A computed fold for a 105-nucleotide RNA from an Anaerolineales bacterium, annotated as SAM riboswitch aptamer (S box leader). Model confidence (mean pLDDT): 81 of 100. Taxonomically the source falls in Anaerolineales (Bacteria, Bacillati, Chloroflexota, Anaerolineae).

[in-house]
RNA sequence: CACUCAUCCAGAGAGGCAGAGGGACCGGCCCUGUGACGCCUCGGCAACCCCACCAUCAGACGGUGGAAGGUGCCAACUCCGGCAGAAAUAUCUGGCAGAUGAGGU
Numbered sequence: 001c002a003c004u005c006a007u008c009c010a011g012a013g014a015g016g017c018a019g020a021g022g023g024a025c026c027g028g029c030c031c032u033g034u035g036a037c038g039c040c041u042c043g044g045c046a047a048c049c050c051c052a053c054c055a056u057c058a059g060a061c062g063g064u065g066g067a068a069g070g071u072g073c074c075a076a077c078u079c080c081g082g083c084a085g086a087a088a089u090a091u092c093u094g095g096c097a098g099a100u101g102a103g104g105u
Base pairs, nucleotide, nucleotide: 001104003103004102005101006100007099008098013042014041015040016039017038021031022030023029025082026081027080028079043074044073045072048070049069050066051065052064053063054062078097083094084093085092086091
C1' cells in the first nucleotide's frame, strides 16, 4: 500500500504534560477551558495472532480453557445517516466507506 479473509449492538480509566479543537469524509447530532483531541506513566478490557487440551489418521474447520508475548481497544452500536431494496413514518436487510487483526505485495 493495490489485494484477500475475519470481525465491528459486549467490555474496559486514573494521574501528569499541554492548551483548542475533536468525533476518518459530507450532513446531522454530540464531546470539549468542570481542559477535550494528543503525548507520557500506571491500570484495565478483549481474545485477532499466540499457548494448552479435546476432537481428527493428519491438517484445516470446530469446541473448552489461558493471558506470558505481538497488535488492538478503554464517550455515544463504526455516535446516526449517506447507496440500494422492502415498508405507512418508525424500522429492517444488504451494500459502500472506515477501523482492527491475520495474510499478501